RNAcentral holds the sequence, with entries from ENA. Transfer RNA from a Thermoplasmatota archaeon, 84 nucleotides, folded computationally. The source organism's lineage runs through Archaea, Methanobacteriati and Thermoplasmatota. Its mean pLDDT, the model's own confidence on a scale to 100, is 84.

Order: sequence, then structure tokens, then C1' cells
RNA sequence: GCAGACGUAGCAAAGCCCGGUAUCGCGCGAGCCUGGAAAGCUCGUGGGCGCAAGCCCUCGUGGGUUCAAAUCCCACCGUCUGCG
Repeated sequence: GCAGACGUAGCAAAGCCCGGUAUCGCGCGAGCCUGGAAAGCUCGUGGGCGCAAGCCCUCGUGGGUUCAAAUCCCACCGUCUGCG
């Protein structure tokens, strides 16, 4: 230099083909249980603002298409693999 795969909340992944609510597990927090723990069970859990109701933002980055983009298109960045 060329080709391919990949990048999603603290971590690991699904969702992408065929556009329509940010989903699951781990972890974490609270509660139940226990004499107390562990285990188990229930609920909650991306970020910001707000007393609250609620509002805004987020899928590597920046653009584009669209009523609507993690998903489609373009450019770029990074990781891994192969070729030279």
C1' cells in the first nucleotide's frame, strides 16, 4: 500500500440484512430472607438539567438521505486478521 472483519452505557454481547420505544447478561445499588453472612429471590440501574412533572443528549468521529438512522449512503479514525 491492498483486501476482509470489527467499534453499541462500567465490562461482555444482541439488535444492523429488511429504518420505527436503547435490549439482555455480568457488575453495581436498595429491599426480602438470616442470629449475622453467603447463596437465593424482588425491584432499580447510560449521561446531563430540574424540587418535581418533565426536557435534552448518547451506538468510534464528522457529514448526507429520510417524517424518522445503531440500522441506508459518503469521508475519516482506531483494533484485529490476511496479502504484498